[in-house]
RNA sequence: GGGGGCGUAGCCCAACGGCAGAGGCAGGGGCCUUAAAAGCCCUCGAGUGCGGGUUCGAGUCCCGCCGCCCCCA
Numbered sequence: 001g002g003g004g005g006c007g008u009a010g011c012c013c014a015a016c017g018g019c020a021g022a023g024g025c026a027g028g029g030g031c032c033u034u035a036a037a038a039g040c041c042c043u044c045g046a047g048u049g050c051g052g053g054u055u056c057g058a059g060u061c062c063c064g065c066c067g068c069c070c071c072c073a
Base pairs, nucleotide, nucleotide: 001072002071003070004069005068006067007066010025011024012023013021018056027043028042029041030040031039049065050064051063052062053061
């Protein structure tokens, strides 16, 4: 340089173009335990990388940029 994929909560990830949380981890509180670990219950969570476009409506589609990963050179 060329091609492809990804970017959503502290982390891993869901979400048919129609209410951003169904989950898991972490955090907080509790039960259990002599105590801890494990387990169980409750709870806290964002406006989706940035800018524009299409649309009644965009996390999702289109364009540009930024960042990360993979392949080729």
This is a predicted structure of a 73-nucleotide RNA (transfer RNA) from a Planctomycetota bacterium. Its Rfam family is "tRNA".